[in-house]
RNA sequence: UUUGAAUUCGGCCAAACCUAUCUCGAGGCAGGGACGGAAAGCCACAGGGUCUCAACUUUGAGACAGCCUGGUUGCAUAU
Numbered sequence: 001u002u003u004g005a006a007u008u009c010g011g012c013c014a015a016a017c018c019u020a021u022c023u024c025g026a027g028g029c030a031g032g033g034a035c036g037g038a039a040a041g042c043c044a045c046a047g048g049g050u051c052u053c054a055a056c057u058u059u060g061a062g063a064c065a066g067c068c069u070g071g072u073u074g075c076a077u078a079u
Stems, first nucleotide, its partner, number of pairs: 006079002012037002017032003021028002035066001041072003046069003049064006
């Protein structure tokens, strides 16, 4: 100096639930709130999976990145 693992300082994000709002819906957004997270940052036109709506032969259009794999970017540099 580089890589990996564990712990850690300063910090970061924010599940369920509640309120408000959008939506046929999954769910989204805002405020509150913390279950958790070392990428719980981003990508749904990278692949799988789950869920919704409409069909019911084929399927089509959506949602979920805090379901998994993958891609990509970033912080700390103390032990």
The RNA shown here (c-di-GMP-I riboswitch aptamer) has 79 nucleotides and comes from an uncultured Desulfobacteraceae bacterium. The model forms 95% of the base pairs in the Rfam consensus.